[in-house]
RNA sequence: GAAGCCAUAGCUCAGUGUUAAGAGCAUGUGUCUAGUAAGCACAAGGUCCUGGGUUCAAUCCCCAGUACCUCCA
Numbered sequence: 001g002a003a004g005c006c007a008u009a010g011c012u013c014a015g016u017g018u019u020a021a022g023a024g025c026a027u028g029u030g031u032c033u034a035g036u037a038a039g040c041a042c043a044a045g046g047u048c049c050u051g052g053g054u055u056c057a058a059u060c061c062c063c064a065g066u067a068c069c070u071c072c073a
Base pairs, nucleotide, nucleotide: 001072003070004069007066010025011024012023013022027043028042029041030040031039049065050064051063052062053061
């Protein structure tokens, strides 16, 4: 320098053009226990990487950029 993949909660990841953005783990509270852990219930936590475009409507489609990873030279 060229190509590909990916970017969503603290972490690992789903997800779909309109209907409120989700799961597990972690965290907090309650319950349980002699106590702790585990279990159970509930809660909090998100500018869906950035900027444009298409559209009645974009986290999703298109373009550009940035970062990680892979590969080629």